[in-house]
RNA sequence: UGGAGGCGAGUGAGGAUCGCGGCAUCGCAUGUCGAUGUCGAGGAAAGUCCGAGCUCCGCAGGGCAGGGUGCCGGGUAACGCCCGGGCGUCGAAAGGCGACGGAAAGUGCAGCAGAGAACAGACCGCCGAUGGGAUCUUCGGAUCCACAGGCAAGGGUGAAACGGUGCGGUAAGAGCGCACCGCGCGCGCUGGUAACAGCCGCGGCAUGGUAAACCCCACCCGUAGCAAGGCCGAAUAGGGAACGAGGAGUUGCCCGCUCCGCGGACUUCGGUCCACAGUUCCGGGUAGGCCGCACGAGGCCGGCGGCAACGUCGGUCCCAGAGAAAUGAUCCUCCGCCCCCUCGGGGGCGACAGAACUCGGCUUAUUCCGCCUCCAUGAC
RNA sequence: GCGCCCGUAGCUCAGCUGGAUAGAGCGCUUGCCUCCGGAGCAAGAGGUCACAGGUUCGAAUCCUGUCGGGCGCA
Numbered sequence: 001u002g003g004a005g006g007c008g009a010g011u012g013a014g015g016a017u018c019g020c021g022g023c024a025u026c027g028c029a030u031g032u033c034g035a036u037g038u039c040g041a042g043g044a045a046a047g048u049c050c051g052a053g054c055u056c057c058g059c060a061g062g063g064c065a066g067g068g069u070g071c072c073g074g075g076u077a078a079c080g081c082c083c084g085g086g087c088g089u090c091g092a093a094a095g096g097c098g099a100c101g102g103a104a105a106g107u108g109c110a111g112c113a114g115a116g117a118a119c120a121g122a123c124c125g126c127c128g129a130u131g132g133g134a135u136c137u138u139c140g141g142a143u144c145c146a147c148a149g150g151c152a153a154g155g156g157u158g159a160a161a162c163g164g165u166g167c168g169g170u171a172a173g174a175g176c177g178c179a180c181c182g183c184g185c186g187c188g189c190u191g192g193u194a195a196c197a198g199c200c201g202c203g204g205c206a207u208g209g210u211a212a213a214c215c216c217c218a219c220c221c222g223u224a225g226c227a228a229g230g231c232c233g234a235a236u237a238g239g240g241a242a243c244g245a246g247g248a249g250u251u252g253c254c255c256g257c258u259c260c261g262c263g264g265a266c267u268u269c270g271g272u273c274c275a276c277a278g279u280u281c282c283g284g285g286u287a288g289g290c291c292g293c294a295c296g297a298g299g300c301c302g303g304c305g306g307c308a309a310c311g312u313c314g315g316u317c318c319c320a321g322a323g324a325a326a327u328g329a330u331c332c333u334c335c336g337c338c339c340c341c342u343c344g345g346g347g348g349c350g351a352c353a354g355a356a357c358u359c360g361g362c363u364u365a366u367u368c369c370g371c372c373u374c375c376a377u378g379a380c
Numbered sequence: 381g382c383g384c385c386c387g388u389a390g391c392u393c394a395g396c397u398g399g400a401u402a403g404a405g406c407g408c409u410u411g412c413c414u415c416c417g418g419a420g421c422a423a424g425a426g427g428u429c430a431c432a433g434g435u436u437c438g439a440a441u442c443c444u445g446u447c448g449g450g451c452g453c454a
Base pairs, nucleotide, nucleotide: 001376002375003374004373005372006371007370008369012334013333014332015331016330017329018328020040021039022038023037024036025035026034027033028031042352046363047362049361050360051359052358053357054225055224057222066221067220068219069218070217071085072084073083074082075081086100087098088097089096090095101216102215106214107213108210109209123155124154125151126150127149130148131147132145133144134143135142136141163181164180165179166178167177168176182205183203184202185201186200188199189198190197191196229291230290231289232288239282240281241280242279243278244276246260247259248258249257250256263274264273265272266271298317299316300315301314302313303312304311305310335350336349337348338347339346340345381453382452383451384450385449386448387447390406391405392404393403399437408424409423410422411421412420430446431445432444433443434442
């Protein structure tokens, strides 16, 4: 100088003034009160994309459907997350990225171009061994043609053409033969927990691509979500039971006054049944109140184990919680950056965003920065 | 809180069981017609298929993640 990986903190530090919400204590003027003390947003509180805790339903379990995950090992409460490793791929390297099971279970798909696109095929081309034809002939054969035929090396098409390179071989060719590479097989040997790697032997190659097409295999998922769920519980209306000819109001009682009610069917006239003003009681349930609700898979520091994710032990701390609403504003000095400048100074900017049942992840947004490690090249 | 759908030309929509030029109507531009305009006729322009990445020979279409908009239930 160029590049790669990771961590930290995040309107920064100090001060002044005025405010806001929760809790505790105290006060009296007892409430929309005051005083004091204490606590008061985030790394993402966001998106709601995964995984759980918790709670309800189900005695408990199995299957179908549907959805998800997909190399191996480990971590974890769990995961699609994290760590380590393998393989593939990109990079000179540090390092990055990977939906990375199965295409020899079945079904499907592949436009255009091209001869041929999936038990394929011959356009150009190559050949003249075999059959055929022509010419010559010393009758042994030779030369020519490319009609039948043989071939798939080379050219050409395509994203993809039925292993690749080389040597041999051949009429020309071809795994036709051989060597190396690739591929498959052995439940081969060695290393590894494993994925896998290396080696040995066998097989001339059979089995092209696509599963982010259907599908198959293995594993996982019961449903709903704090408006879960639990407790308490007005007024009005409605439900049930009892009483029911009186009841309620008017200052406690009486009188008086006012308002509401005293209904209907049957009848053997004894009653029976239905309805009803009103009174009392019961249960459900709404508004509303309380719990759930912040001591937790908790934070910080240190030791130990582990490559690491993480685990474990000890110490220490209590750290927002509601109504959807609080968590702020102004000023001064310093800090960083930018602009102007008469070099005294002046002006501007300091992000993204904001809890509401709670955690573990992922993803996305974001500024001024600060720090660590590694790679390459050059100079000293 | 839970779940679902949509984004394609200026506007309204097709296409979305992948296949090569992404179409239709209205609108716009130019020409013809007309004295002029409208209507009509002919031609044409106009697209990051919301954005980014991936799968595939090939993506508007399939998958993943963002952004924006809308709807339903409790």
Two RNAs folded together computationally: RNase P RNA and transfer RNA, 454 nucleotides in total. It holds a member of the Rfam family "Bacterial RNase P class A". It is annotated as a ribozyme.